[in-house]
Annotation: The part of an RNA shown here (small-subunit ribosomal RNA, 5' domain) has 485 nucleotides and comes from a Candidatus Altimarinota bacterium. Rfam family: Bacterial small subunit ribosomal RNA. Taxonomically the source falls in Candidatus Altimarinota (Bacteria, Bacteria candidate phyla).

Context: one part of a larger RNA
RNA sequence: GGGUGAACGCUGGCGGUGCGCCUAAUACAUGCAAGUCGAACGAGAAGCUGGAUUUAUUCAGUGGAAAGUGGCGGACGAGCGAGUAACACGUAAGUAGUUGCCCCGUACUCAGGGAUAACAUGGUGAAAAUCAUGCUAAUACCGGAUAGUCUCGUAAGAGUAAAGCUUUUGCGGUACGGGAGACGCUUGCGGCUUAUCAGCUAGUUGGUGGGGUAAAGGCCCACCAAGGCUAUGACGAGUAGCUGGUGUGAGAGCAUGACCAGCCGCGAUGGGACUGAGACACGGCCCAUACUCCUACGGGAGGCAGCAGUAAGGAAUCUUCCGCAAUGGACGAAAGUCUGACGGAGCGACACCGCGUGAAGGAUGAAGGCCCUAGGGUCGUAAACUUCUUUUCUGGGGGAAGAAAAUCUGACGGUACCCCAGGAAUAAGCCCCGGCUAAUUACGUGCCAGCAGCCGCGGUAAUACGUAAGGGGCAAGCGUUACCC
Numbered sequence: 001g002g003g004u005g006a007a008c009g010c011u012g013g014c015g016g017u018g019c020g021c022c023u024a025a026u027a028c029a030u031g032c033a034a035g036u037c038g039a040a041c042g043a044g045a046a047g048c049u050g051g052a053u054u055u056a057u058u059c060a061g062u063g064g065a066a067a068g069u070g071g072c073g074g075a076c077g078a079g080c081g082a083g084u085a086a087c088a089c090g091u092a093a094g095u096a097g098u099u100g101c102c103c104c105g106u107a108c109u110c111a112g113g114g115a116u117a118a119c120a121u122g123g124u125g126a127a128a129a130u131c132a133u134g135c136u137a138a139u140a141c142c143g144g145a146u147a148g149u150c151u152c153g154u155a156a157g158a159g160u161a162a163a164g165c166u167u168u169u170g171c172g173g174u175a176c177g178g179g180a181g182a183c184g185c186u187u188g189c190g191g192c193u194u195a196u197c198a199g200c201u202a203g204u205u206g207g208u209g210g211g212g213u214a215a216a217g218g219c220c221c222a223c224c225a226a227g228g229c230u231a232u233g234a235c236g237a238g239u240a241g242c243u244g245g246u247g248u249g250a251g252a253g254c255a256u257g258a259c260c261a262g263c264c265g266c267g268a269u270g271g272g273a274c275u276g277a278g279a280c281a282c283g284g285c286c287c288a289u290a291c292u293c294c295u296a297c298g299g300g301a302g303g304c305a306g307c308a309g310u311a312a313g314g315a316a317u318c319u320u321c322c323g324c325a326a327u328g329g330a331c332g333a334a335a336g337u338c339u340g341a342c343g344g345a346g347c348g349a350c351a352c353c354g355c356g357u358g359a360a361g362g363a364u365g366a367a368g369g370c371c372c373u374a375g376g377g378u379c380g381u382a383a384a385c386u387u388c389u390u391u392u393c394u395g396g397g398g399g400a401a402g403a404a405a406a407u408c409u410g411a412c413g414g415u416a417c418c419c420c421a422g423g424a425a426u427a428a429g430c431c432c433c434g435g436c437u438a439a440u441u442a443c444g445u446g447c448c449a450g451c452a453g454c455c456g457c458g459g460u461a462a463u464a465c466g467u468a469a470g471g472g473g474c475a476a477g478c479g480u481u482a483c484c485c
Base pairs, nucleotide, nucleotide: 001485002484003483004482006481007480008479009478010477013355014354015353016352017351018350019348020347021313026311027310028309030308031307032306035072036071037070040069041068047062048061049060050059051058052057079266080265081264089190090189091188092187093186094185095184097183098182099181102179103178104177105176106175107174108173109172110144112142113141119134120133121132122131123130124129150159151158152157164171165170192238193237194236199229200228201227204226205225206224207223208222209221210220211219241263242262243261244260245256246255247254248253268289269288270287271286272285291302292301293300294299319345321344322343323342327341328339329338330337331336358388359387360386361385368379369378370377371376393422394421395420396419397418398417402412429474430473431472432471433470434455435454436453440469441468442467443466444465450457451456
């Protein structure tokens, strides 16, 4: 000198664009953040219409709430960085593999069955919930047929699939082959500190045979052999998510990994599997532990490292806001529903950029302050005053693009922007002035009070402390502190 997710002190007019718990991966009140499909299925409340009627009601039609079965999605999106020194990441190769939805191609889509939730009745329970009996449907479930594919088998042969809904340009289902994208696994190379860690290792290293997996493999197991790694640093300890990048620097390098993007890991702590194309699953399940809450004491409920918000910690970090209008996602044939992703608004000078706080004229160099050799000098064209302008500001009027898609559809927002009117009106501070280092005098103080980044100032004329005047620097900021180059 440059930089920062900064903080602190003094000060503070506006706009745009970004950024905003770096600490306790501490604990969380409340609301919302993942649903959707009636064109898979049965049943069907309120309401409305019509009929009957003894005005209690009842029947038919329409309607479609809430719930249930079933399908797809809850493995994405969002958050955080605890753990991890590892094929975790980066890069370059590879393969023994899997792949829902999407695209292309080939073939098929036949005939049946038994249940079960919802519902009804009854029971238990404070609740959470749960049991028994009875009824019912399906693209739910099951067996049969078919089988060029697939599996087993040398072969013969054996085994193995499907689902319907709609009346529309139809949507689906099953099997196989290919593609796209995604994922699993393997390997070479690369990137922290420490030797005041020197030896480490029994599933350890390899083989044979099995098991297991989508898949190679000590991944697991039985048996056999005795190997494997290591000063080119094994093993241990400490620290740490990695990268594209970012800061600095002429570069080499050094430091760093906020925001944005890719990958990984995690979801109170530890463990486990289920379902599924995909999880060992943040807002799923089970067990254990700690904590919190409810309880009729028998038993139950919970997990903000989602968005807001609260407490605590801390030098320190925001609204319990608006909208699905756009983009994207889930579901749906669609209309559409859901979406704290996202789009926006709010708060914060936290950062960067831009603008303003007026412009021109104006010397009796006014008053006043300060200094003085008492002559004067300086603040100073500065002010007053005259003329002008209106960026900003206030008021009034008009008023978007963003909408793709003929009509309709805008949270932002009556915002941006444009026009008119008013009036210099609403708007300047902070640090420094001994040298480094741009900028000096007076008074006060008297090694005191104090200053200080280094050298050092202060003990009676202090350009170094405090105040004032003047001056210098930067400016809606200026200084200080911390950290990096």